[in-house]
Order: sequence, then structure tokens, then C1' cells
RNA sequence: AAAUUUCAUAGGCAAAGCAGUCGAAAGGCUGUGACGCAAAGCUAUAGGGCCUGAAAUGGCAGCCAGUUGCACCA
Repeated sequence: AAAUUUCAUAGGCAAAGCAGUCGAAAGGCUGUGACGCAAAGCUAUAGGGCCUGAAAUGGCAGCCAGUUGCACCA
């Protein structure tokens, strides 16, 4: 100096539910809330998968994936 593991501190994100709002729906946004998260940051025609719909040209990144990356005690 680097990697891995465990633990602590500070900060970060925010599931379900509820209220408002947009939408045909799935779902999104805002507030509240806190189940969880070390990438629960970002990426949705041009990876897979899933949801809605008669039909994807609509959605889901807190399903896998891709990509970038932070603090720190022992």
C1' cells in the first nucleotide's frame, strides 16, 4: 500500500401502509412512514426476466444483469 472478513460511529437511501396528484391499467411523483439496503447510486428499443393491456410504441433498477463509486475503529 492492496484485498478479504467481523464490529463500531457519522452521514445517505427508503418497503408496506396512509394522504394528495398524474395515468385506461401497470405504475410514476410529492408528503408522511421505516421493512430493509454497503451501491436500495446510475442505466429500461438496441441483455434476460417480470407487470399492465385486445395489441407495447407503456412500465419495473428494492429480480438478475451492466456501469461508476464513498467514510471508517479494531